[in-house]
Context: one part of a larger RNA
RNA sequence: UGACGGGGGCCCGCACAAGCAGCGGAGCGUGUGGUUUAAUUCGAUGCAACGCGAAGAACCUUACCUGGGUUUGACAUGCUAGUGGUAGGAAUCUGAAAAGUGACCGACCUUCGGGAGCUAGCACAGGUGCUGCAUGGCUGUCGUCAGCUCGUGUCGUGAGAUGUUGGGUUAAGUCCCGCAACGAGCGCAACCCCUAUGGUUAGUUUUAUGUGUCUAGCCAGACUGCCUUUUUAACGAAGGAGGAAGGUGGGGACGACGUCAAGUCAGCAUGGCCUUUAUAUCCAGGGCGACUCACACGCUACAAUGGCGUAUACAAUUGGAUGCUACACCGCGAGGUGAUGCAAAUCUGUAAAGUACGUCUCAGUUCGGAUUGGAGUCUGCAACUCGACUCCAUGAAGGAGGAGUUGCUAGUAACCGCGCGUCAGCCAUAGUGCGGUGAAUGCGUUCCCGGGCCUUGUACA
Repeated sequence: UGACGGGGGCCCGCACAAGCAGCGGAGCGUGUGGUUUAAUUCGAUGCAACGCGAAGAACCUUACCUGGGUUUGACAUGCUAGUGGUAGGAAUCUGAAAAGUGACCGACCUUCGGGAGCUAGCACAGGUGCUGCAUGGCUGUCGUCAGCUCGUGUCGUGAGAUGUUGGGUUAAGUCCCGCAACGAGCGCAACCCCUAUGGUUAGUUUUAUGUGUCUAGCCAGACUGCCUUUUUAACGAAGGAGGAAGGUGGGGACGACGUCAAGUCAGCAUGGCCUUUAUAUCCAGGGCGACUCACACGCUACAAUGGCGUAUACAAUUGGAUGCUACACCGCGAGGUGAUGCAAAUCUGUAAAGUACGUCUCAGUUCGGAUUGGAGUCUGCAACUCGACUCCAUGAAGGAGGAGUUGCUAGUAACCGCGCGUCAGCCAUAGUGCGGUGAAUGCGUUCCCGGGCCUUGUACA
RNA backbone atom coordinates (compact mmCIF):
# COMPACT_ATOMS: atom_id res chain seq x y z
C1' U A 1 0.00 0.00 0.00
C1' G A 2 -3.61 -3.68 -0.30
C1' A A 3 -6.58 -7.91 1.25
C1' C A 4 -9.22 -9.83 5.34
C1' G A 5 -12.15 -9.42 10.41
C1' G A 6 -18.45 -13.59 13.64
C1' G A 7 -13.95 -4.57 14.54
C1' G A 8 -16.33 0.51 14.50
C1' G A 9 -18.94 4.77 11.89
C1' C A 10 -21.83 6.70 7.47
C1' C A 11 -24.68 5.29 3.04
C1' C A 12 -27.18 2.40 -0.93
C1' G A 13 -29.83 -1.84 -3.54
C1' C A 14 -37.02 -5.83 -4.06
C1' A A 15 -31.22 -6.92 0.49
C1' C A 16 -34.62 -7.32 4.67
C1' A A 17 -39.30 -5.57 6.40
C1' A A 18 -44.75 -4.51 4.54
C1' G A 19 -47.59 -6.82 0.62
C1' C A 20 -49.20 -9.71 -3.97
C1' A A 21 -48.40 -13.98 -7.03
C1' G A 22 -45.64 -18.29 -6.99
C1' C A 23 -41.97 -22.60 -6.65
C1' G A 24 -41.03 -26.91 -3.23
C1' G A 25 -46.50 -31.82 -3.01
C1' A A 26 -49.64 -34.02 -8.26
C1' G A 27 -49.65 -35.11 -13.80
C1' C A 28 -47.11 -33.64 -18.03
C1' G A 29 -43.14 -30.79 -21.10
C1' U A 30 -37.98 -29.44 -21.48
C1' G A 31 -32.83 -29.39 -19.64
C1' U A 32 -29.14 -31.78 -16.44
C1' G A 33 -26.91 -35.58 -13.24
C1' G A 34 -26.87 -40.75 -12.71
C1' U A 35 -27.64 -45.47 -14.70
C1' U A 36 -28.09 -48.28 -19.08
C1' U A 37 -26.43 -48.90 -24.08
C1' A A 38 -23.16 -51.02 -30.05
C1' A A 39 -23.95 -45.64 -29.63
C1' U A 40 -27.01 -43.01 -26.03
C1' U A 41 -21.90 -37.25 -30.17
C1' C A 42 -19.66 -32.79 -27.85
C1' G A 43 -19.49 -28.53 -24.79
C1' A A 44 -21.71 -25.40 -20.39
C1' U A 45 -21.09 -27.06 -13.61
C1' G A 46 -21.92 -21.95 -6.97
C1' C A 47 -23.77 -16.97 -7.66
C1' A A 48 -22.27 -16.06 -13.32
C1' A A 49 -24.10 -24.56 -15.83
C1' C A 50 -29.07 -27.05 -15.89
C1' G A 51 -36.39 -24.32 -21.95
C1' C A 52 -27.89 -23.04 -21.78
C1' G A 53 -24.73 -23.36 -27.39
C1' A A 54 -29.85 -25.59 -30.06
C1' A A 55 -33.96 -18.95 -33.88
C1' G A 56 -36.86 -26.15 -34.84
C1' A A 57 -32.47 -33.93 -33.94
C1' A A 58 -38.05 -38.62 -38.43
C1' C A 59 -33.79 -38.80 -43.39
C1' C A 60 -30.61 -34.50 -43.84
C1' U A 61 -28.80 -31.78 -39.76
C1' U A 62 -24.90 -35.29 -37.11
C1' A A 63 -20.03 -34.43 -34.95
C1' C A 64 -21.88 -40.85 -32.15
C1' C A 65 -22.65 -46.50 -33.17
C1' U A 66 -23.17 -50.95 -36.54
C1' G A 67 -22.47 -52.54 -41.39
C1' G A 68 -21.08 -51.72 -46.68
C1' G A 69 -17.65 -48.89 -49.91
C1' U A 70 -13.38 -45.08 -51.59
C1' U A 71 -7.83 -43.77 -50.98
C1' U A 72 -4.62 -37.42 -54.60
C1' G A 73 -9.68 -38.44 -52.08
C1' A A 74 -16.46 -34.76 -51.02
C1' C A 75 -13.07 -29.61 -51.62
C1' A A 76 -8.06 -26.16 -53.30
C1' U A 77 -3.39 -25.15 -55.87
C1' G A 78 0.99 -26.65 -58.54
C1' C A 79 4.19 -30.14 -61.43
C1' U A 80 5.02 -34.53 -64.73
C1' A A 81 3.12 -38.09 -68.13
C1' G A 82 -0.97 -40.03 -70.84
C1' U A 83 -5.86 -39.51 -73.19
C1' G A 84 -10.29 -38.44 -78.74
C1' G A 85 -16.10 -41.34 -79.48
C1' U A 86 -12.71 -37.43 -74.82
C1' A A 87 -15.88 -34.49 -71.00
C1' G A 88 -20.92 -35.25 -69.91
C1' G A 89 -25.66 -38.11 -70.01
C1' A A 90 -27.53 -43.02 -69.62
C1' A A 91 -30.95 -48.14 -70.66
C1' U A 92 -29.49 -53.05 -68.42
C1' C A 93 -27.38 -56.10 -64.43
C1' U A 94 -25.51 -56.56 -58.95
C1' G A 95 -26.73 -53.79 -54.52
C1' A A 96 -30.08 -51.46 -48.67
C1' A A 97 -27.74 -47.29 -50.76
C1' A A 98 -23.09 -45.49 -51.89
C1' A A 99 -20.77 -47.64 -55.63
C1' G A 100 -19.43 -50.92 -59.65
C1' U A 101 -20.73 -52.48 -64.79
C1' G A 102 -21.97 -50.16 -69.11
C1' A A 103 -25.51 -51.20 -74.83
C1' C A 104 -26.51 -46.38 -76.69
C1' C A 105 -26.43 -40.90 -77.23
C1' G A 106 -22.76 -37.25 -77.25
C1' A A 107 -20.14 -31.78 -76.52
C1' C A 108 -16.80 -26.34 -75.83
C1' C A 109 -12.52 -22.83 -77.29
C1' U A 110 -8.39 -23.07 -80.87
C1' U A 111 -3.23 -19.32 -83.97
C1' C A 112 -4.30 -26.77 -85.10
C1' G A 113 0.84 -26.50 -81.28
C1' G A 114 -2.75 -26.94 -77.80
C1' G A 115 -6.35 -25.24 -73.86
C1' A A 116 -10.42 -26.88 -70.80
C1' G A 117 -11.91 -31.67 -69.14
C1' C A 118 -10.58 -36.73 -67.77
C1' U A 119 -6.95 -40.75 -66.22
C1' A A 120 -2.25 -42.20 -63.72
C1' G A 121 1.58 -40.42 -60.48
C1' C A 122 4.04 -36.77 -57.14
C1' A A 123 3.71 -32.51 -53.87
C1' C A 124 -0.42 -32.22 -50.89
C1' A A 125 -5.62 -32.00 -49.42
C1' G A 126 -8.76 -33.38 -45.07
C1' G A 127 -9.60 -33.74 -39.41
C1' U A 128 -16.42 -30.99 -35.04
C1' G A 129 -8.78 -34.99 -33.34
C1' C A 130 -5.92 -32.67 -28.32
C1' U A 131 -4.46 -28.26 -25.76
C1' G A 132 -9.46 -21.88 -23.99
C1' C A 133 -3.40 -23.29 -18.82
C1' A A 134 0.05 -21.26 -25.94
C1' U A 135 -3.64 -17.45 -28.46
C1' G A 136 -6.89 -13.62 -31.51
C1' G A 137 -11.79 -12.25 -31.59
C1' C A 138 -16.29 -12.38 -28.93
C1' U A 139 -18.96 -13.05 -24.22
C1' G A 140 -20.46 -13.65 -18.91
C1' U A 141 -19.62 -11.61 -13.92
C1' C A 142 -18.74 -8.05 -9.88
C1' G A 143 -22.06 -3.75 -11.91
C1' U A 144 -24.91 1.01 -14.72
C1' C A 145 -21.58 -0.24 -8.84
C1' A A 146 -19.07 5.10 -8.67
C1' G A 147 -15.20 4.40 -9.00
C1' C A 148 -9.89 3.93 -11.63
C1' U A 149 -5.71 6.88 -12.79
C1' C A 150 -2.10 10.63 -14.76
C1' G A 151 1.15 15.38 -15.28
C1' U A 152 3.53 19.09 -12.42
C1' G A 153 4.29 20.61 -7.42
C1' U A 154 4.84 19.47 -2.17
C1' C A 155 5.88 15.86 2.01
C1' G A 156 8.68 11.23 3.26
C1' U A 157 15.75 8.01 3.59
C1' G A 158 12.23 4.77 1.10
C1' A A 159 7.97 1.68 -0.18
C1' G A 160 4.68 5.61 -0.88
C1' A A 161 1.43 9.83 0.51
C1' U A 162 -1.08 14.27 -1.08
C1' G A 163 -4.63 15.47 -5.01
C1' U A 164 -9.26 11.36 -4.38
C1' U A 165 -9.25 13.08 2.74
C1' G A 166 -12.66 16.82 5.73
C1' G A 167 -18.05 19.79 6.33
C1' G A 168 -22.60 19.61 3.50
C1' U A 169 -25.24 17.59 -0.84
C1' U A 170 -26.50 14.15 -4.91
C1' A A 171 -28.82 8.66 -8.45
C1' A A 172 -23.54 9.82 -9.21
C1' G A 173 -15.47 11.37 -7.50
C1' U A 174 -22.96 15.16 -8.79
C1' C A 175 -22.09 19.92 -7.16
C1' C A 176 -20.63 23.66 -3.25
C1' C A 177 -17.32 25.17 0.73
C1' G A 178 -12.65 24.31 3.01
C1' C A 179 -7.68 22.44 2.33
C1' A A 180 -0.08 21.88 -0.29
C1' A A 181 -2.05 21.38 -3.73
C1' C A 182 -3.10 23.06 -9.04
C1' G A 183 -4.89 20.87 -13.30
C1' A A 184 -6.14 16.73 -16.59
C1' G A 185 -7.83 11.76 -18.56
C1' C A 186 -11.08 7.10 -18.55
C1' G A 187 -15.89 6.50 -16.20
C1' C A 188 -21.13 9.65 -14.18
C1' A A 189 -24.36 13.04 -16.74
C1' A A 190 -25.43 15.05 -21.60
C1' C A 191 -25.17 14.31 -26.97
C1' C A 192 -28.44 8.99 -29.95
C1' C A 193 -33.43 6.10 -30.37
C1' C A 194 -38.65 5.15 -28.70
C1' U A 195 -42.71 7.24 -25.88
C1' A A 196 -46.22 11.23 -23.44
C1' U A 197 -48.45 17.35 -25.30
C1' G A 198 -49.09 21.16 -28.90
C1' G A 199 -48.14 23.65 -33.62
C1' U A 200 -47.06 23.24 -38.75
C1' U A 201 -46.22 20.81 -43.73
C1' A A 202 -47.53 16.79 -46.85
C1' G A 203 -50.47 12.69 -47.55
C1' U A 204 -51.88 7.09 -50.11
C1' U A 205 -55.48 4.52 -47.11
C1' U A 206 -60.06 5.24 -44.30
C1' U A 207 -64.92 7.88 -44.87
C1' A A 208 -70.78 8.74 -49.16
C1' U A 209 -68.12 13.74 -48.80
C1' G A 210 -65.70 17.51 -46.01
C1' U A 211 -63.16 16.41 -41.85
C1' G A 212 -61.19 13.71 -37.82
C1' U A 213 -58.37 9.60 -35.98
C1' C A 214 -53.95 8.33 -38.31
C1' U A 215 -49.17 8.11 -41.09
C1' A A 216 -44.02 10.66 -41.22
C1' G A 217 -40.90 14.98 -41.53
C1' C A 218 -39.81 19.83 -39.13
C1' C A 219 -40.44 22.89 -34.84
C1' A A 220 -41.92 24.22 -29.82
C1' G A 221 -41.98 22.56 -24.81
C1' A A 222 -39.00 21.26 -18.73
C1' C A 223 -34.42 24.83 -17.33
C1' U A 224 -35.29 24.09 -9.99
C1' G A 225 -37.13 28.79 -15.15
C1' C A 226 -41.18 31.45 -11.28
C1' C A 227 -43.17 32.01 -5.88
C1' U A 228 -42.76 30.70 -0.44
C1' U A 229 -39.89 28.41 3.49
C1' U A 230 -35.08 26.60 4.81
C1' U A 231 -29.61 26.53 4.21
C1' U A 232 -22.90 28.84 5.53
C1' A A 233 -28.17 33.00 2.39
C1' A A 234 -23.16 28.37 -1.49
C1' C A 235 -24.60 23.67 -3.70
C1' G A 236 -29.08 22.08 -2.55
C1' A A 237 -33.80 20.48 0.16
C1' A A 238 -39.35 20.87 1.28
C1' G A 239 -43.94 22.91 -0.47
C1' G A 240 -46.81 25.64 -4.26
C1' A A 241 -48.36 27.83 -9.04
C1' G A 242 -48.74 27.25 -14.10
C1' G A 243 -48.41 22.99 -17.30
C1' A A 244 -49.77 17.25 -21.33
C1' A A 245 -45.46 16.36 -18.53
C1' G A 246 -41.55 18.63 -12.50
C1' G A 247 -37.11 18.14 -10.51
C1' U A 248 -32.89 12.15 -14.28
C1' G A 249 -40.94 12.69 -16.95
C1' G A 250 -41.05 6.89 -18.49
C1' G A 251 -38.27 3.13 -21.36
C1' G A 252 -33.96 1.58 -24.42
C1' A A 253 -28.98 1.60 -26.44
C1' C A 254 -24.50 2.72 -24.00
C1' G A 255 -20.75 -1.33 -19.26
C1' A A 256 -14.33 2.81 -16.63
C1' C A 257 -9.22 0.57 -14.60
C1' G A 258 -9.64 -4.26 -13.65
C1' U A 259 -11.26 -9.47 -11.22
C1' C A 260 -12.45 -14.76 -11.92
C1' A A 261 -5.30 -18.77 -15.88
C1' A A 262 -14.20 -17.43 -15.77
C1' G A 263 -16.48 -19.40 -20.94
C1' U A 264 -15.66 -20.60 -26.06
C1' C A 265 -9.76 -24.50 -30.44
C1' A A 266 -17.60 -27.20 -31.83
C1' G A 267 -19.27 -20.21 -34.90
C1' C A 268 -14.82 -18.18 -37.07
C1' A A 269 -9.45 -17.43 -37.07
C1' U A 270 -4.83 -19.43 -35.18
C1' G A 271 0.66 -21.53 -32.67
C1' G A 272 2.14 -26.34 -31.15
C1' C A 273 1.12 -31.65 -30.96
C1' C A 274 -1.32 -35.97 -33.16
C1' U A 275 -3.56 -38.62 -37.55
C1' U A 276 -2.76 -39.73 -43.34
C1' U A 277 -5.80 -47.29 -46.85
C1' A A 278 -7.51 -43.27 -41.48
C1' U A 279 -8.79 -39.67 -36.13
C1' A A 280 -10.12 -38.45 -43.77
C1' U A 281 -14.48 -39.29 -46.90
C1' C A 282 -19.37 -41.53 -49.12
C1' C A 283 -23.76 -44.41 -48.00
C1' A A 284 -27.90 -47.43 -45.48
C1' G A 285 -29.92 -48.39 -40.82
C1' G A 286 -29.77 -47.11 -35.75
C1' G A 287 -28.65 -43.43 -31.84
C1' C A 288 -28.74 -38.15 -29.94
C1' G A 289 -35.99 -39.56 -27.89
C1' A A 290 -33.14 -45.37 -23.49
C1' C A 291 -35.25 -45.15 -17.69
C1' U A 292 -35.04 -47.93 -11.15
C1' C A 293 -33.78 -42.76 -9.51
C1' A A 294 -32.27 -37.33 -8.16
C1' C A 295 -32.26 -32.02 -9.27
C1' A A 296 -33.45 -27.32 -12.24
C1' C A 297 -36.89 -24.36 -15.20
C1' G A 298 -41.84 -24.34 -16.88
C1' C A 299 -47.14 -25.77 -18.40
C1' U A 300 -51.97 -27.63 -16.61
C1' A A 301 -54.79 -28.20 -12.38
C1' C A 302 -56.92 -29.21 -7.68
C1' A A 303 -62.62 -25.58 -8.95
C1' A A 304 -68.43 -21.72 -7.91
C1' U A 305 -64.20 -14.69 -8.20
C1' G A 306 -65.61 -21.54 -11.26
C1' G A 307 -66.99 -25.34 -15.45
C1' C A 308 -70.35 -25.75 -19.66
C1' G A 309 -73.97 -23.73 -23.47
C1' U A 310 -76.10 -19.61 -26.40
C1' A A 311 -75.71 -14.46 -27.78
C1' U A 312 -72.60 -10.15 -28.02
C1' A A 313 -68.29 -5.86 -27.60
C1' C A 314 -63.35 -3.74 -27.88
C1' A A 315 -56.68 -4.12 -29.74
C1' A A 316 -51.59 -3.52 -30.94
C1' U A 317 -47.15 -5.38 -32.70
C1' U A 318 -46.39 -7.97 -37.15
C1' G A 319 -46.10 -11.85 -41.52
C1' G A 320 -47.44 -12.93 -46.65
C1' A A 321 -45.78 -15.12 -53.84
C1' U A 322 -43.27 -22.73 -54.17
C1' G A 323 -46.89 -17.15 -49.91
C1' C A 324 -51.38 -15.11 -46.96
C1' U A 325 -56.12 -16.43 -48.43
C1' A A 326 -61.83 -13.71 -48.56
C1' C A 327 -66.36 -16.17 -50.15
C1' A A 328 -69.26 -20.63 -51.44
C1' C A 329 -69.89 -25.89 -51.02
C1' C A 330 -68.59 -30.86 -48.65
C1' G A 331 -67.10 -33.03 -43.79
C1' C A 332 -69.10 -33.62 -36.39
C1' G A 333 -63.92 -32.07 -36.93
C1' A A 334 -58.64 -31.83 -38.20
C1' G A 335 -59.33 -30.68 -43.28
C1' G A 336 -60.80 -31.00 -48.60
C1' U A 337 -62.79 -28.90 -53.41
C1' G A 338 -63.82 -24.70 -56.30
C1' A A 339 -62.78 -19.68 -56.46
C1' U A 340 -61.44 -14.19 -55.27
C1' G A 341 -58.17 -10.26 -53.78
C1' C A 342 -53.22 -8.88 -52.58
C1' A A 343 -45.65 -8.05 -53.91
C1' A A 344 -49.88 -4.72 -49.44
C1' A A 345 -52.13 1.83 -44.47
C1' U A 346 -55.78 -0.86 -50.30
C1' C A 347 -56.29 -7.99 -50.05
C1' U A 348 -55.54 -11.48 -45.99
C1' G A 349 -54.29 -13.91 -40.86
C1' U A 350 -61.97 -15.31 -35.75
C1' A A 351 -58.58 -11.61 -30.12
C1' A A 352 -59.30 -13.68 -25.27
C1' A A 353 -60.23 -12.49 -20.51
C1' G A 354 -65.06 -9.09 -20.52
C1' U A 355 -70.65 -8.45 -20.79
C1' A A 356 -76.00 -10.66 -20.90
C1' C A 357 -79.00 -14.97 -20.14
C1' G A 358 -79.41 -20.15 -18.86
C1' U A 359 -77.53 -24.53 -16.37
C1' C A 360 -74.49 -27.29 -12.77
C1' U A 361 -74.86 -26.91 -6.30
C1' C A 362 -69.74 -28.63 -3.34
C1' A A 363 -69.26 -34.16 -5.20
C1' G A 364 -63.02 -36.74 -6.93
C1' U A 365 -68.21 -33.74 -9.42
C1' U A 366 -70.83 -31.22 -15.83
C1' C A 367 -63.68 -30.05 -11.44
C1' G A 368 -59.19 -32.07 -13.58
C1' G A 369 -57.29 -33.80 -17.89
C1' A A 370 -52.86 -37.80 -17.69
C1' U A 371 -53.03 -42.61 -19.75
C1' U A 372 -54.87 -46.17 -23.11
C1' G A 373 -58.08 -48.41 -27.31
C1' G A 374 -60.31 -47.35 -32.09
C1' A A 375 -61.08 -44.30 -36.52
C1' G A 376 -59.00 -40.30 -39.31
C1' U A 377 -56.50 -35.46 -41.42
C1' C A 378 -52.03 -32.95 -42.97
C1' U A 379 -46.70 -32.24 -44.04
C1' G A 380 -43.03 -34.99 -46.19
C1' C A 381 -39.23 -40.12 -50.75
C1' A A 382 -40.58 -41.85 -45.82
C1' A A 383 -44.27 -40.52 -39.50
C1' C A 384 -42.29 -48.37 -36.54
C1' U A 385 -38.28 -46.73 -33.46
C1' C A 386 -39.61 -40.87 -33.41
C1' G A 387 -44.30 -35.65 -35.99
C1' A A 388 -48.41 -32.38 -35.11
C1' C A 389 -53.60 -32.13 -35.21
C1' U A 390 -59.00 -34.09 -35.22
C1' C A 391 -63.22 -37.27 -33.70
C1' C A 392 -65.39 -41.33 -30.56
C1' A A 393 -64.48 -43.96 -26.15
C1' U A 394 -61.43 -44.30 -21.60
C1' G A 395 -61.26 -40.69 -17.30
C1' A A 396 -55.19 -41.52 -13.53
C1' A A 397 -52.87 -38.42 -9.79
C1' G A 398 -54.58 -34.11 -7.78
C1' G A 399 -59.15 -31.57 -2.17
C1' A A 400 -53.69 -25.50 -1.95
C1' G A 401 -48.48 -28.64 -1.08
C1' G A 402 -42.80 -29.94 4.92
C1' A A 403 -38.10 -27.80 5.72
C1' G A 404 -36.93 -24.24 2.55
C1' U A 405 -37.05 -20.79 -1.60
C1' U A 406 -38.18 -17.05 -6.17
C1' G A 407 -40.08 -12.62 -8.69
C1' C A 408 -42.12 -7.85 -8.35
C1' U A 409 -42.56 -0.61 -6.09
C1' A A 410 -47.16 1.23 -11.29
C1' G A 411 -49.65 0.90 -16.25
C1' U A 412 -45.43 -2.57 -12.37
C1' A A 413 -47.10 -7.59 -10.27
C1' A A 414 -51.01 -10.80 -11.47
C1' C A 415 -54.52 -12.49 -15.13
C1' C A 416 -55.90 -12.61 -20.71
C1' G A 417 -55.13 -13.50 -25.54
C1' C A 418 -52.33 -12.06 -30.41
C1' G A 419 -47.81 -11.83 -33.55
C1' C A 420 -42.84 -13.10 -35.10
C1' G A 421 -38.07 -15.79 -35.84
C1' U A 422 -36.24 -20.74 -36.71
C1' C A 423 -39.44 -23.82 -39.98
C1' A A 424 -41.68 -28.99 -45.43
C1' G A 425 -43.90 -30.46 -40.82
C1' C A 426 -43.11 -30.21 -35.54
C1' C A 427 -42.69 -32.49 -30.16
C1' A A 428 -42.97 -24.10 -28.59
C1' U A 429 -45.89 -25.25 -22.35
C1' A A 430 -39.51 -22.33 -24.89
C1' G A 431 -37.53 -17.52 -26.74
C1' U A 432 -38.68 -12.60 -28.24
C1' G A 433 -42.22 -8.75 -29.06
C1' C A 434 -47.46 -6.70 -28.87
C1' G A 435 -51.68 -4.98 -26.87
C1' G A 436 -56.38 -5.87 -23.18
C1' U A 437 -57.94 -5.93 -17.78
C1' G A 438 -55.32 -4.06 -13.83
C1' A A 439 -53.91 -4.26 -7.90
C1' A A 440 -51.73 -4.55 -2.78
C1' U A 441 -47.80 -2.70 0.22
C1' G A 442 -43.46 0.28 1.64
C1' C A 443 -43.43 1.81 9.67
C1' G A 444 -38.50 1.67 8.79
C1' U A 445 -32.77 0.07 8.30
C1' U A 446 -32.26 -3.78 14.22
C1' C A 447 -31.30 -8.28 11.43
C1' C A 448 -29.92 -11.75 6.41
C1' C A 449 -27.31 -11.00 1.35
C1' G A 450 -24.39 -7.88 -1.98
C1' G A 451 -21.94 -3.22 -2.68
C1' G A 452 -19.54 2.02 -1.87
C1' C A 453 -16.61 5.61 1.45
C1' C A 454 -13.77 6.65 6.05
C1' U A 455 -11.36 4.49 10.17
C1' U A 456 -9.09 0.54 13.32
C1' G A 457 -6.44 -4.46 14.27
C1' U A 458 -3.41 -8.17 11.78
C1' A A 459 1.77 -13.61 13.03
C1' C A 460 -1.56 -12.57 5.51
C1' A A 461 0.63 -10.64 0.38
Small-subunit ribosomal RNA, 3' major domain from an uncultured Chloroflexota bacterium, 461 nucleotides, folded computationally. The full RNA is in RNAcentral, with records from Greengenes.